[in-house]
């Protein structure tokens, strides 16, 4: 940078990722060459080979080979000579301590880098100065005997030296000594005596050897300085620290002994524990870091393990040596060998790492005079894509853009100039041919590599491409299969039937001999912050002072020069990095050179600032003094009011308690008043964001003691200061302990209630306890959730405390200083906010924080009487947890409004019968959809067949329908059999239309058969893929934009306030100015008039008349169906700025006149794939199409919606009036006849203002008398009429008889505000018919009520609060029970490290030491054996730690278990208590 908390947004913070890079590993794949690299694990154990030997010019010699030389002969053999070249074994010399491996140990006896050694050694090299003489006697080898299985010896004899030994000799040298000079800290100089040291060999030359100085190299020791984690290690240490002396060593030195003192170290981290080999360097990073320590260099350190020493210049020794142990080998069981962490290999452990190769040719090393031997160091070659370089796998040209795949919208399009084909070229391969440097300072001779590198030449696209991704981050996308399944995932997440996320495929994309993958390091991550974060609220300020270490410190002024700077000298090895140049065809690689090593040290100089000094200053700080404030503290003393108890009076039935109640208390006399006594706690009013205190905290008066602050006078000190790890002290409220005290209150407890329970809330009692003394306790939301002290940086106000100054003298102003508070500007902040009492700007010091959970939790320590406090992890486990603020949504929050939403009225549903609808059963089937509200007389405006989607049973398969195509027939029509029928089998009639010149014949169009395939059909699935339509909040008044402006942002303003209104209607104000959807009104109908127009419609007036507007006429009216007109708060009064609100007048209507149509932005994955329409998925002799019946109508049962009722405001009869609005030719049907009636005959009028239709409630008169009736009409007999192929399942209606339930309807619940409920009947679509009581519409009669906004419901606006945004039907908390993890205690047991004492004590070094032993070198050496010290081993006790371990404790995770519902949800506030955060 980027992803990821959220609905969106800032912040905070963690988690992931791109990024370099490895000794690497796995997965798939794999052409060549260069240079590098290659057991990171078992310092696990080794089989075989080799990895250290040389010198014959130190010796004695001759085993073995080859020459010579000489003998014997059998002429190619034996044998003689150490003659020669040489050379086993022995003796001496050097070397072996180098080179090679490894990192186990080691936190300092090591490293790194800077010094010191006058405290030391240094073989072989080099330089100087001396010398290089005379003796001597041994031991291997060898013979000889002899032990043993061998390793190995044992004895006896001989013998050489450059092996030993002794004398001489001494320029110098070492030791001890007398003395002197110089300097003293050691000490240096000269000097007197006295002891002490030498080696050969060879013809020559050389080589060598002694002794002394010196150098050079290499080492020994000794100092500063750096150098990993832990205090849940805080005290460690007797050789310890120190002196003496002495020993010891090459050398200082407690290195070792003896005495002697009692030091020594350590919060700048001692002791303790873990880890680990250090460094140059490597790797990352801008860089400052971090990380690491393979390869190459340096340095330690080790060498199966533990120990000890010998040689030696040098080791305490990798291919020496003794000794213990383990462990493998050989044994003849007595004893004996061995140490690959050399190179090669083998096992074995691991994800994992090579050839038992070549050469000494180079380049070093030993040894040697040399020739030359020896070298597994080294050169080189194998093996391994292990890592880095570098080349290739072909160029060019080639479109009907070929096949093939893939995709498709079927038209294409994508691989794609990719192929194929044409031309070219030959790195590379493969064959042949030539052939190197590396070899040198005479010459010559000498390549493991290697016939390699190179160079020529022929061949012929010939031999040579894979990996991984393609949601985002992140370059790169369709198609199929599957369907929370299989599976992917680095984080976020994908996957539940349309997956760019799984899996294959096409096709892109990245990178290439590679490419992902996993592991580790650094980056990013400023996320441990030095550069460089932070602490009101996010994680974090220690309760509070005090005050030691320590850290910082005020002003002038002398000096030193530790820090600082500055300048020069050493020095920081080489490699590496960097920068030029250069060399292999490039490059990797590798030389030159130079630069860098930021460090260390010395030494020369500055003196500003730190620092130390030296002298002064007052301003920081304090001291003195005055007079004031004050719940500051500690002790005594004294008051009233209150409750409570007690005695005594008066007086009688109730008190007390609650929301209501009960436990309670009272006739044994309370409760109520009255008197008096006791007794403990507390201090009303005063009382205030006022005071004091350092915090906790303190509150009645007075009195004694006593701390601190502020003011004012300026007289003294003279930096005397801040801060403050550890440490000391105080330290609310509970609690603990002892011992008093105890009125009221009040945990646990008791009992009443409340509740589904109620171990809560409410009530009645009530004990610790609240009090006081004395000790502990030490924690609090102990908070301003703001450490402490100091400067600085606009105001305005109030209060409090004390000074001062002023006058008008006050209950005054005004100013200073010190405190508390409010509102604010710069600035700060994420933001809320803070803002001279900072959270601002700086300084000094201290505390603490680094994701959430686990957890302030466990072990461990320290304190405590206990409760408990403090200090404090880890595994594990999640990707967030969280702060602020924005929009919403929600509150059993608040404010203001509105609706038939309460409330006033009026009628209902719920009870009955029956219609209809749905659920449940039932059924073959009861066909499917609708589901609170917003499904239920809904879709269906009308299921007997038909509809129909269902069920049975019989049939069809290109099909009941559509298009193509090929035959043959025109179509069409009568009919006959079989069968429910679909269908199948016949027979007859018909032969048409239009073009091609008529006929013939051909072609076309319609039609009907028959065949083929390609399609057809699906009320099959998905309303959570979709289009349409539509419910619904909701006719609710909201819902958005642009610009502009405020905010870092989401937003936000506008649209919010103040009126107003039905209304985001309109006014007014405003950092907002305008617009849009919506309101309104434009439409439609009614309701006034008015103008046209009068047939069917009307009839005032005139005429006629069958008395009916019937007829002539009429155009007034009504009425029709066209265009106006008419209402705007327009006028007048109050009232209001206004907008508007009340009243009134005129009018037909008045403040929206009354109805309707119209339904914003969107909610609700709302309803519909079965209206229709579609995307995909499913069937194809069916889930498709024909028929027949059957069911959609069932029926213990529950709901919803109606319809008629229950009756007298009624029912029956008779008479008698008055609409409107809609149908109607497959139809409405008059008069008129028949039938009681449905209805039937028959058909006048009408395609309609002209024909068809009795409206009824109503009015009048009669009955009927309160009853299961003359109510009421269900069931049910029986006879009928119409529709219609057909009324069993299953139609409507008529008559005749029957005559149930039911007497107004529980709790709940519904309409409705005016021509409205209420009741009355008409009509119409759908329709043969009709289950219509239903919907849609007509008009008739026609009410009653509304106080209002407290409530329920629902909805609007502001505003509060939220851990909710799937939005409260939200979210969430703990116990229980189940499963998994991983941890804590745990009687124990099981190892490992260490300590401490006592024990044994090998080798060995030291010490003593023979009576044993010795040729020289003899007051002599050397042994056995003693003693000290000690490895390993043994006993015992401690400490640390590791694994296990029955049980138990909590803790985390899990899709649906169980039990609650405790937090969170009015405002402000933490004073008290209790529990929790």
């Nucleotide at each position: 940078g980027a992803g990821u908390u959220u609905g969106a947004u800032c912040c905070u913070g963690g988690c992931u990722c791109a990024g370099a890079g490895u000794g690497a590993a796995c997965c798939c794949u794999g052409g060549c060459g260069g240079c590098g690299u290659g057991c990171u694990u078992a310092a696990c154990a080794c089989a075989u080979g080799c990895a250290a030997g040389u010198c014959g010019a130190a010796c004695g010699g001759u085993a073995a080979c080859a020459g010579a030389g000489g003998a014997g002969c059998u002429u190619g053999c034996u044998c003689c000579u150490g003659c020669u070249g040489a050379c086993g074994a022995g003796u001496g010399g050097c070397g072996c301590a180098c080179g090679g491996g490894u990192g186990a140990g080691u936190a300092a006896u090591g490293u790194a880098u800077a010094g010191c050694u006058a405290a030391c050694c240094u073989g072989c090299c080099c330089c100087g100065a001396a010398g290089u003489g005379g003796g001597g006697g041994a031991c291997a080898a060898c013979a000889g005997u002899u032990g043993g299985a061998a390793a190995c010896g044992a004895c006896u004899g001989c013998u050489a030296a450059u092996a030993c030994c002794c004398c001489a000799u001494a320029u110098c040298c070492c030791u001890c000594u007398a003395a002197a000079a110089c300097a003293u800290a050691a000490g240096u100089u000269u000097g007197u005596g006295a002891g002490g040291a030498a080696a050969a060999g060879u013809u020559u030359u050389u080589c060598g050897c002694u002794u002394c100085g010196g150098g050079a190299u290499g080492g020994g020791g000794c100092u500063g300085u750096a150098u990993c984690c832990u205090a849940u290690c805080a005290g460690c240490u007797u050789g310890u620290u120190g002196g003496u002396g002495a020993g010891g060593u090459a050398a200082c030195g407690g290195c070792u002994c003896a005495c002697c003192a009692a030091g020594g170290c350590u919060a700048u981290g001692a002791c303790g524990g873990g880890u680990a080999g250090c460094u140059g360097g490597u790797c990352u990073a801008a860089g400052a870091g971090g990380a690491u320590g393979a390869u190459c260099a340096g340095c330690c350190a080790c060498a199966c393990u533990g120990g000890a020493a010998c040689u030696g210049a040098g080791a305490c020794a990798c291919g020496g040596u003794c000794c213990a142990g383990a462990c493998u080998c050989c044994u003849a069981c007595g004893g004996u060998a061995g140490g690959c962490a050399g190179c090669a290999g083998u096992g074995g452990g691991g994800a994992a790492u090579a050839u038992u190769g070549c050469a000494c040719a180079a380049u070093g090393g030993g040894c040697g005079a040399a020739a030359g031997c020896c070298u597994g160091a080294u050169g080189c070659a194998g093996c391994a894509a292990c890592g880095c370089c570098g080349c290739g796998u072909g160029g060019a040209g080639g479109a009907u853009g070929a096949c093939g795949c893939a995709u498709u919208u079927c038209g294409g399009u994508g691989u794609g100039u990719a192929a194929a084909c044409u031309c070219c070229u030959u790195u590379u391969a493969u064959c042949a041919g030539g052939g190197a440097a590396g070899a040198a300072a005479a010459a010559a001779a000498u390549g493991a590599c290697g016939g390699u590198a190179c160079c020529u030449g022929a061949u012929g696209a010939a031999u040579a491409a894979g990996c991984a991704c393609c949601g985002g981050c992140u370059a790169a996308c369709u198609c199929c299969g599957u369907g929370c399944c299989a599976g992917c995932a680095g984080c976020c997440g994908c996957g539940g039937u349309a997956a760019u996320a799984c899996g294959g495929a096409g096709g892109g994309u990245g990178c290439a001999a590679g490419c992902g993958u996993u592991a580790c390091u650094c980056g990013g991550a400023a996320u441990u912050a030095c550069u460089g974060g932070g602490c009101g609220u996010a994680a974090a300020g220690g309760a509070c002072g005090c005050g030691u270490a320590g850290g910082c410190u005020g002003g002038u002024u002398u000096g030193c020069a530790a820090g600082u700077c500055a300048g020069g000298g050493g020095u920081g090895a080489a490699a590496g990095c960097c920068u030029a140049c250069a060399g292999c065809u490039u490059a990797a690689c590798u030389g030159u050179a130079g630069a860098a090593c930021u460090g260390c040290u010395c030494u020369u100089g500055a003196a500003a600032c730190u620092g130390c000094u030296u002298a002064c200053c007052u301003a920081u700080a304090g001291u003195a003094u005055g007079g004031g404030a004050g719940a500051g503290g500690u002790a005594g003393a004294u008051g009233g009011a209150a409750u409570u108890a007690g005695u005594g009076g008066u007086g009688u039935a109730g008190g007390g308690g609650u929301a209501a109640a009960a436990u309670c208390c009272g006739u044994a006399g309370a409760g109520a008043u009255c008197a008096c006594u006791a007794g403990g706690a507390a201090u009303a009013c005063c009382g205030a964001u006022u005071g004091c205190g350092a915090a906790g905290g303190c509150g009645a008066u007075c009195u004694a003691c006593u701390g601190g602050a502020a003011c004012a006078u300026u007289a003294c000190u003279g930096a005397c200061g801040c801060u403050g790890a550890g440490g000391c002290g105080u330290g609310a409220a509970a609690g603990c302990g002892u011992g008093g005290g105890g009125a009221g209150c009040a945990a646990a407890c008791a009992g009443g209630a409340u509740u589904a329970g109620a171990u809560a809330c409410c009530c009645u009692g009530g004990u610790a306890g609240u009090c006081c003394a004395c000790g502990c306790c030490c924690u609090a939301a102990a908070c301003g959730a703001u450490g402490u002290a100091c400067a600085c940086u606009a105001g305005u106000u109030g209060u409090u405390g004390c000074u001062a100054u002023g006058c008008u003298a006050g209950u005054c102003a005004u100013a200073g200083c010190a405190g508390u508070a409010a509102u604010g500007c710069a600035g700060u902040u994420a933001a809320c906010a803070c803002a001279u009492u900072a959270a601002g700007u700086g300084u000094a010091c201290c505390g603490c924080c680094u994701g959430g959970g686990g957890a302030g939790u466990a072990c461990g320590g320290u304190c405590g009487c206990a409760a408990g406090a403090u200090u404090a992890a880890a595994a594990c486990u999640c990707a967030a947890a969280g702060g602020a603020a924005u929009a919403g949504a929600c509150g059993g929050g608040g404010a203001c409004c509105c609706g038939c939403a309460c409330a006033a009225g009026c009628g209902g549903u719920g009870g009955a019968g029956c219609a209809u609808g749905u659920g449940g059963u039932u059924u073959a089937a009861u066909u499917c959809g609708a589901a609170g509200a917003u499904a239920c007389g809904c879709g269906a405006a009308g299921a007997a067949c038909c509809u129909u989607a269902c069920c049975u049973a019989g049939g069809c398969u290109u099909g009941a329908c559509a298009u193509c195509c090929u035959u043959g027939g025109a179509a069409u029509c009568u009919u006959u059999u079989a069968g429910a029928a679909a269908u199948a089998a016949g027979a007859g009639a018909g032969u048409a239309c239009u073009a091609g010149u008529u006929u013939a014949c051909u072609a076309g169009a319609a039609c009907c058969a028959a065949g083929u395939g390609a399609c057809a059909g699906g009320u099959g699935c998905u309303g959570c893929a979709c289009g349409g339509c539509u419910g619904u909040c909701g006719u609710c008044a909201g819902c958005u934009c642009g610009u502009g402006u405020c905010g870092u942002g989401a937003g936000a303003u506008g649209u919010u306030g103040g009126g107003u209104u039905a209304a985001g209607u309109c006014c007014c104000g405003c950092a907002a100015c305008g617009a849009g959807c919506g309101c309104a009104a434009c439409c439609c109908u009614c309701g006034u008039c008015c103008u046209u127009a009068g047939u069917u419609a009307c009839u005032a007036a005139c005429a006629g008349u069958u008395c009916g507007g019937c007829u002539g006429a009429g155009g007034a009216c009504u009425c029709u169906a066209a265009g106006g007109a008419g209402a705007c708060u327009g006028c007048c009064c109050g009232g209001g700025c206004a907008a508007c609100c009340g009243g009134g007048a005129g009018g037909a209507a008045g403040g929206u006149g009354a109805g309707g149509a119209c339904g914003a932005c969107g909610u609700c994955a709302a309803g519909u794939c079965a209206u229709c329409a579609u995307g995909g998925c499913c069937c194809u002799u069916a889930u498709g199409c024909c028929u027949a019946g059957g069911g959609c109508g069932a029926c213990a049962c529950a709901c919803g919606u109606g319809c008629u009722a229950c009756a007298a405001u009624g029912g029956a009869a008779g008479g008698g009036a008055c609409a409107a609005a809609a149908a109607g030719a497959c139809g409405c049907a008059a008069u008129a006849c028949c039938g009681c009636g449905a209805g039937g005959u028959g058909g006048a009028g009408c395609a309609a203002a002209u024909c068809u239709u009795u409206a009824a409630a109503c009015c009048c008169u009669u009955u009927c008398u309160c009853a299961g009736u003359u109510c009421g009409g269900a069931u049910u007999g029986g006879a009928g009429u119409c529709u219609g192929c057909a009324a069993c399942c299953c139609g409507a209606c008529u008559c005749c008889a029957u005559g149930a339930a039911g007497c107004u309807g529980g709790a709940a619940u519904c309409g409705c505000u005016a021509g409205u409920a209420a009741u009355c009947g008409u009509g119409a679509a759908u329709c043969a018919g009709c289950c219509a009581u239903g919907u849609c519409a007509c008009g008739g009669u026609g009410a009653a009520u509304a106080c209002g906004u407290u409530c329920c419901c629902g909805g609007g606006u502001c505003u509060u609060g939220u851990a909710c945004u799937c939005a409260c039907c939200g979210c969430c908390c703990g116990u229980c029970a189940c499963a998994c993890c991983a941890u804590g205690g745990g009687a124990g047991u099981u190892g490992a490290u260490u300590u401490c004492a006592c024990c044994c004590g090998a080798a060995g070094c030291g010490g003593g030491g023979a009576a044993g032993c010795u040729a020289a070198a003899c007051u002599a050496g050397c042994u056995a054996c003693c003693c000290u010290c000690c490895a390993c081993g043994g006993u015992g006790g401690g400490a640390u730690u590791a694994g296990c371990a029955a049980c138990u404790g909590g803790g985390g995770u899990g899709a649906a278990g169980u039990c609650g519902u405790a937090a969170a949800g009015g405002g402000g506030g933490u004073a008290a208590c209790c529990a929790a955060g």

RNAcentral holds the sequence, with entries from ENA and SILVA. Predicted 3D model of a 1477-nucleotide RNA (small-subunit ribosomal RNA) from an uncultured bacterium. It matches the Rfam family "Bacterial small subunit ribosomal RNA". The prediction has a mean pLDDT of 83.